[in-house]
A computed fold for a 721-nucleotide part of an RNA from a Candidatus Syntropharchaeia archaeon, annotated as large-subunit ribosomal RNA, domain II.

Context: one part of a larger RNA
C1' cells in the first nucleotide's frame, strides 16, 4: 500500500418550546406496599410538586362569572347591512410610589400529567489527539562523584638533588670528572586509555555512533576489576545543563485520568423544499463567544406591500466650467497714480530724478478636496396613472432551530502609496455556493442560472486545415509576418522618420509655374577703409549709380593677392502641376536574459492581417417544442390548474430505504432455509426481487415497538496478504 472486520451526538437529571393522547379549576403520584400468567402488566400509596392572585424592600393591602364600541373566521340577509366564539380598543378594578396628576405591575378562569421529538445547562456529553501538572513506587549491572579492597603499565632516552673525588679561593663558596636516579621529564601502533583530521567509507549500516588511516596520553590528577554509598526538585559534576541503564532545561513505571485542548483531522444510507453569513455592537476580544442582521420551520394575524414605468411638484451642489462673482494661489504686457517699504544718482540740505515692490485702469495665460456667479445626467421625498405581487393570505407580529462574524475578483467613485497579484473604504454585481458555452490551458471577464429525456433554433464566440461553420460579397489600408491577443495574465513609452495613403491650407503656374538643360550673371569699379597686399568673398563701414531681359559693392569654393569655378537673378528649351504648412490612418526606430519555440499549432500578404458595411452559416444544459416526473395551489375524492416554481456550500424542514432485536398477525424450508457465487429483471434512490449452482437447517412478509443500527477517508485500531 491494498483487502477484511472495529471506529465517533450517547444516558441521567432538571429547564424550555412544539406535537400527540389523559383528566380538567384542577392535574400527577413519590418513596413504598400488595396482587401476578413475570423483560411485562395490575390494584393501592396526596407525603409533596405545579397550577387556581397580584401587588409591594417590607410592615400590610387584595381583583371585571362584562359596563361601551370595533371587528376577523363564521351564521343570517330584502344584498342595503345584521349579529359576531376568539381578538382588538376603550372604561372599570387590585397593588406599589406619590400631596396630586401620573406611572410600573397585576387583573373578565387553563391548567396539569405521561410519552415522542427540537433545544439548554450539569456531567468524559460526538470521536481520537498533546507538551504538561500532581501523588506512590522502581532504578548509580550505562554513567558522575566518593569510599574500601585488588590488579597493570614493552624497550629506549634524558639525566635534578644528593654523595666521592680532583681543582681555585683567606672565607662564604665556585668548579672539572664520576657517582646518582628526580621528574603531573622525553621517544614509543607492546599492552592499555582516548578519539584529531579525512567534514573519507557506512548511512533500510557489521553497527540505535562501526570501519579505515592519521592522532593524543603512555609513572600519573594514570588506566582497570571487584565490593559499597548518594535518587528525581533530588544526586553527581575540573561547569558541557553534562551524566543518572539508547530516555534528562527535571528519569521510569503506575495511579489521579476519559487532566485539559477557544487548536488539527475524522464524524457511516435515499430523496424532496427553501436556503445564507464572511457585516454591526460588546467582551484581556483579534483562531474565540455573546446579541443583532442575514437563513430555515411553525403559529398569530387579516389588507395592503413594492425593487419598475411615465407624469406632475418639491430637494441637490457633484461631473463639467468658471472665477474683476467671493477666498487663497498664479504668466506676461500697456497704461496711471504715488503718501508707503527697498536699492540707485544728484544736492549742504529741502528736494528731484531712475528702478522694485504696493495700488487702481486696461489686454492676456493658467488653476483649486477642504474657491462657486454657475451647474447638469442623475439620486432623493411627496402625490397621481401604469405595472408586479397579495384573501390560494402579502406585509406585519410571536416563538423554535441554526449556521456566520479570516472573505475574495471585477466595473464606477474615493483615502495611503513610487508601485505592487498592494492597502483601507463606497455603490453594484459574480465567484464563494454555480455547472453549461466562449476566451489554448484558466473561481469570480463575455454569453447563460442545469428536473429527466428527444428536436429544433439562437447567444457569446466563431466560418482555410488541426475544428463544426464562407478559402463570402463591397471598398479602403499595411510590406513591418506589422499583424493573425475584447480586457486580464498580451510589456511598452519619452522621442524620433522625404515608409505610405487621406484631409485641409498658403503661395507659385498656358502672360508656361517646378525640376533638369543651354546661354548670359555686365559697367563705374580693384566701392571706402584698413592692410606687406584686402580687387565681390580676413576685417570695419556704407550697400548707391549705370546699362539692362538679367546680373548682390554679392550664396559658396578658391588664391599670397590677382586669376578660376559656382550662386542669387534674367533669358531660352520643355510642357502641367509645382510648393509650404497643419491634422489624421496604418506602417518603422526607440526594443537587452540566460538548454531550441511559439499568434493555442500548422501555416497566412488585394490576407486566413487591420478599419468600414452587407449577405449566411456554424455555435450553450439559454430560447421554442413534445413527453416524464417533482413541487405548489384547487378538490371528500377522481381529477385538475400554472411556466411566472424545481443549481446550491454551511444550515433548517419534510418524507422514505436497509440492518439487529421484541410483541401481535401472516407466510415459506430437508421435494433444500440462512449465507456464499454467477446471471436475469424492477424502481427517481436508499434498495427490492427471481434463476441457476454451492450450501446442509432454519428463515421471511404485514403492522406496531426498541436501538451499542448503515464506513473510504481520522500519518485510524486489530489482522491477513
Nucleotide at each position: 500500500g491494498c483487502c477484511a472486520g472495529g471506529g465517533a451526538g450517547u444516558g441521567u437529571a432538571u429547564c424550555u418550546c412544539a406535537g400527540u393522547g389523559g383528566c380538567g379549576a384542577g392535574g400527577c403520584u413519590a418513596a413504598g406496599a400488595c396482587c401476578u400468567c413475570c423483560a411485562a402488566g395490575g390494584u393501592c400509596g396526596a407525603a409533596g410538586c405545579c397550577g387556581a392572585a397580584g401587588g409591594g424592600a417590607a410592615a400590610c393591602c387584595a381583583a371585571c362569572a362584562u359596563g361601551c364600541g370595533c371587528g376577523c373566521a363564521g351564521c343570517c340577509u330584502u344584498c342595503g347591512g345584521g349579529c359576531g366564539a376568539g381578538g382588538c380598543g376603550c372604561g372599570g378594578c387590585g397593588u406599589a410610589u406619590g400631596g396630586a396628576a401620573g406611572u410600573g405591575c397585576g387583573u373578565g378562569g387553563a391548567g396539569u400529567c405521561a410519552c415522542u421529538g427540537g433545544g439548554a445547562u450539569a456531567c468524559g456529553a460526538c470521536c481520537c489527539g498533546a507538551a504538561g501538572c500532581c501523588g506512590g513506587g522502581c532504578g548509580a549491572u550505562c554513567u558522575a562523584g566518593g569510599c574500601g579492597u585488588g590488579g597493570g603499565c614493552a624497550g629506549g632516552u634524558u639525566g635534578a638533588a644528593g654523595c666521592g673525588u680532583g681543582g681555585c679561593g683567606a672565607a662564604a663558596g665556585c668548579u672539572g670528572c664520576g657517582u646518582g636516579g628526580a621528574g603531573g621529564a622525553c621517544c614509543g601502533c607492546a599492552a592499555g586509555c582516548g578519539g584529531u583530521g579525512u567534514u573519507g567509507a557506512u548511512g533500510u549500516g557489521c553497527a540505535a555512533a562501526u570501519c579505515a588511516c592519521u592522532c593524543g596520553c603512555g609513572u600519573g590528577a594514570c588506566c582497570u576489576g571487584c565490593g559499597u554509598c548518594u535518587a528525581g526538585g533530588g544526586g553527581u559534576g575540573a561547569a558541557a545543563g553534562u551524566c543518572c541503564a539508547a530516555u534528562c532545561g527535571a528519569g521510569c513505571c503506575c495511579g489521579g485520568c476519559g487532566a485539559u485542548a477557544g487548536c488539527u483531522g475524522g464524524u457511516u444510507c435515499c430523496c424532496u423544499c427553501c436556503g445564507a453569513a464572511a457585516c454591526a455592537u460588546g467582551c484581556c476580544g483579534c483562531a474565540g463567544c455573546a446579541u443583532g442582521a442575514c437563513c430555515c420551520g411553525a403559529c398569530c394575524u387579516g389588507a395592503g406591500a413594492u425593487a419598475g414605468u411615465c407624469a406632475g411638484c418639491g430637494g441637490u451642489g457633484u461631473a463639467g466650467a468658471g472665477c474683476u462673482a467671493c477666498c487663497a494661489a498664479u504668466u506676461g504686457g500697456a497704461g496711471g497714480a504715488u503718501c508707503c517699504g527697498g536699492g540707485g544718482a544728484g544736492g549742504a540740505a529741502a528736494c528731484u530724478c531712475c528702478u522694485c515692490g504696493c495700488c487702481c485702469u486696461c489686454c492676456u495665460g493658467u488653476a483649486g478636496a477642504a474657491c462657486u456667479c454657475c451647474g447638469a445626467a442623475g439620486c432623493c421625498g411627496c402625490u397621481g396613472u401604469c405595472a408586479u405581487c397579495g384573501u390560494a393570505g402579502a406585509a406585519g407580529g410571536u416563538c423554535g432551530g441554526a449556521g456566520u462574524c479570516c472573505g475574495g475578483g471585477c466595473u464606477g467613485g474615493g483615502g495611503g502609496g513610487u508601485a505592487a497579484g498592494c492597502u483601507u473604504c463606497c455603490a453594484g454585481u459574480c465567484c464563494g455556493u454555480a455547472a453549461g458555452g466562449g476566451a489554448g490551458a484558466c473561481a469570480a471577464c463575455c454569453c447563460a442560472g442545469a428536473c429527466u429525456g428527444a428536436g429544433g433554433u439562437u447567444a457569446a464566440g466563431g466560418u482555410c486545415c488541426c475544428c463544426a461553420a464562407g478559402u463570402g460579397u463591397g471598398g479602403g489600408c499595411u510590406a513591418a509576418g506589422u499583424g493573425u491577443u475584447a480586457a486580464c495574465a498580451c510589456u511598452a513609452a519619452a522621442g524620433g522618420g522625404a515608409g505610405u495613403c487621406c484631409c485641409a491650407u498658403g503661395c507659385c503656374u498656358a502672360a508656361g509655374a517646378c525640376a533638369g538643360c543651354u546661354g548670359g550673371g555686365a559697367g563705374g569699379u580693384g566701392a571706402g577703409c584698413u592692410u606687406a597686399g584686402a580687387a565681390g568673398c580676413a576685417g570695419c563701414u556704407a550697400u548707391c549709380c549705370u546699362u539692362u531681359a538679367a546680373a548682390g559693392a554679392g550664396u559658396g569654393c578658391g588664391u599670397a593677392a590677382c586669376a578660376g569655378c559656382u550662386c542669387a537673378c534674367c533669358a531660352g528649351c520643355c510642357g502641367a502641376g509645382g510648393u509650404u504648412u497643419g491634422g489624421g490612418g496604418c506602417c518603422c526606430c526607440g526594443a537587452a536574459a540566460a538548454u531550441g519555440g511559439a499568434c493555442g499549432g500548422g501555416g497566412c500578404u488585394c490576407a486566413a492581417g487591420c478599419c468600414c458595411a452587407c449577405c449566411a452559416c456554424c455555435g450553450a444544459g439559454a430560447c421554442c417544442c413534445c413527453a416524464g416526473g417533482a413541487u405548489a395551489c384547487c378538490g371528500a375524492a377522481a381529477g385538475g390548474u400554472a411556466a411566472u416554481u424545481c443549481c446550491g456550500u454551511a444550515g433548517g424542514a419534510g418524507g422514505g430505504c436497509g440492518u439487529u432485536c421484541u410483541g401481535c398477525u401472516u407466510g415459506g424450508g430437508c421435494a433444500g432455509a440462512a449465507g456464499c457465487a454467477u446471471g436475469g429483471c424492477u424502481g427517481u434512490a436508499a434498495a427490492g426481487u427471481c434463476a441457476u449452482g454451492u450450501g446442509a437447517a432454519c428463515c421471511g412478509g404485514g403492522c406496531a415497538g426498541a436501538a451499542a443500527c448503515g464506513a473510504a477517508a481520522a500519518u485510524c485500531c486489530u489482522g491477513g496478504c